[in-house]
C1' cells in the first nucleotide's frame, strides 16, 4: 500500500427571532369561602428552570408492581435443552466444550434421548430396515457336456453357467448395514490382522461439558424427536382500560316535616312549588359523571474513581437528580459552518432480543504485496 476481521463511540454544531409543553416564586383579573388577615380554584401575559431515541419501534422473551386465585399431591398442558458462570428474571449475556466453515483474525450451530416403544422416509432403485441381489465376480463343492491316457478311475484337464455361492466392483438415492490397507479366498466377505471409527470398562486431567490413554469387544447394526414419544428443568390467571381514594346530579332508603324558595339586608307585598299523591331538611349505603394517586427525587437510577473477577458481572465510596403530558408537548423562520444530516418520537417502569438507520470517528487483531 491493499483486503478482511470484532468491538466501542457520535447521531450535524454555533447563533438570532417566534412558538408548545411540565415544574417554580411573585402579579394581574375572575369565581368561591371567610373570624376580613387570608385560604382555595381557574385563566392571562411575562421571568426563571426542565424539556426523546439509540433504537422511543415491533411487542417476540424476562422482571418489578397491582388485583384476583391458591392445604397438599398427581396428571394433563405450554415452555426451555452441551457445561459452567452472571442476573431480580429470561429463550439474555460471559467463559469454555463439541461439530461444522474460513489460510487466518475469526463465525455459525432449535447443541439433551434413535443400543426404550411407535409412526414416517417422496423418486430412483434389488433392497430403505425382523434386510436384499439388478448388472457384474465365481463356480471350490454339487451337476451336464466334451477331451486326455503306461493309468479307464473316488483320475486330470476344458467348456457351460444349471444348482449354487458373494457383496469385492459397477449402478439408484440424500442416505445402502463402519473406513484403508494387507492377509485370505473359486470368488468373496471383521473371515484373519494392522490403524482409525465404535461400544463396555478402567486410570489420569478438568468444577463440569469433555480431553487423553489402556484394557476388552469384531461391531452391537441407516435417518428422522422444527414426528409422536422419553428425560431433566421451568412456568397460577389477567394486566396502568392493572388498581387505590374521594365523589356531584340523578334515582333509592330511613328520619323529620308544613311550610319552602326568589324579588339585594328587614317589614309588607307578589310569584313559583307543597300541604299525606310528602315541597322542604338532616342522616344512611352503593357508585356515575369528574377529581385525586398510581406517574417519575430515590430508582435492578446516571456520572466518576478505586477494588473483585479471564468475562459477563459484582462491591465500596463521592457527586448528581436528568420529559411526565393525558388527546397529548421537542417545532418553524433566518444567518454561518461542516462531514450536507438517515431511521424515527416516551404514554407505568426496568432487562434482553429483532428490525429500521444518511453518515462518519476510535481501538484490537488477521492474510497478502512492497520497501528498509
Nucleotide at each position: 500500500g491493499g483486503a478482511g476481521u470484532g468491538g466501542g463511540c457520535c447521531a450535524g454544531g454555533c447563533g438570532g427571532u417566534c412558538g408548545c409543553u411540565g415544574c417554580g416564586a411573585a402579579g394581574a383579573c375572575g369565581g368561591u369561602c371567610u373570624u376580613c388577615g387570608g385560604g382555595u380554584c381557574g385563566u392571562c401575559a411575562g421571568c426563571g428552570u426542565g424539556g426523546a431515541g439509540g433504537a422511543a419501534a415491533g411487542u417476540c422473551c424476562g422482571g418489578g408492581c397491582u388485583c384476583c386465585a391458591c392445604a397438599g399431591g398427581a396428571c394433563a398442558c405450554g415452555g426451555u435443552g452441551g457445561u459452567g458462570g452472571a442476573u431480580a428474571a429470561c429463550g439474555u449475556c460471559c467463559a469454555c466444550c463439541g461439530u461444522c466453515c474460513g489460510c487466518g483474525a475469526g463465525g455459525a450451530c432449535c447443541g439433551g434421548g434413535a443400543a426404550a416403544g411407535u409412526g414416517c422416509c417422496a423418486c430412483a432403485g434389488a433392497a430403505a430396515a425382523c434386510a436384499c441381489a439388478c448388472c457384474g465376480c465365481c463356480g471350490a463343492u454339487g451337476g451336464a457336456g466334451g477331451a486326455a491316457c503306461c493309468g479307464u478311475g473316488u483320475u486330470u484337464c476344458c467348456u457351460c453357467a444349471c444348482a449354487g455361492g458373494u457383496a469385492a466392483g459397477g449402478g439408484u438415492g440424500a442416505a445402502a448395514u463402519g473406513g484403508u490397507g494387507c492377509g485370505g479366498u473359486a470368488a468373496g466377505a471383521g473371515c484373519g490382522c494392522a490403524c482409525c471409527g465404535c461400544g463396555u470398562u478402567g486410570c489420569u486431567g478438568g468444577u463440569a461439558a469433555c480431553a487423553g490413554u489402556g484394557a476388552c469387544g469384531g461391531c452391537a447394526g441407516g435417518g428422522u424427536a422444527a414426528a409422536c414419544c422419553c428425560c431433566a428443568c421451568c412456568g397460577g390467571g389477567a394486566g396502568c382500560a392493572a388498581g387505590a381514594c374521594c365523589g356531584a346530579g340523578c334515582a333509592g332508603g330511613a328520619g323529620g316535616g308544613a311550610g319552602g324558595a326568589g324579588c339585594u339586608g328587614u317589614c309588607c307585598g307578589u310569584u313559583c312549588c307543597g300541604u299525606c299523591u310528602g315541597a322542604c331538611c338532616u342522616c344512611c349505603g352503593g357508585g356515575u359523571a369528574g377529581g385525586u394517586c398510581g406517574c417519575g427525587u430515590c430508582g435492578a437510577g446516571g456520572u466518576g474513581a478505586c477494588g473483585a473477577g479471564c468475562a459477563a458481572u459484582c462491591g465500596u465510596c463521592a457527586c448528581c437528580c436528568c420529559a411526565g403530558a393525558g388527546a397529548a408537548a421537542u417545532g418553524a423562520c433566518c444567518g454561518c459552518u461542516c462531514a450536507c444530516g438517515a431511521c424515527a418520537u416516551a404514554a407505568c417502569c426496568c432487562g434482553g432480543c429483532u428490525u429500521a438507520u444518511c453518515g462518519g470517528c476510535c481501538c484490537a487483531c488477521u492474510c497478502c504485496c512492497u520497501u528498509u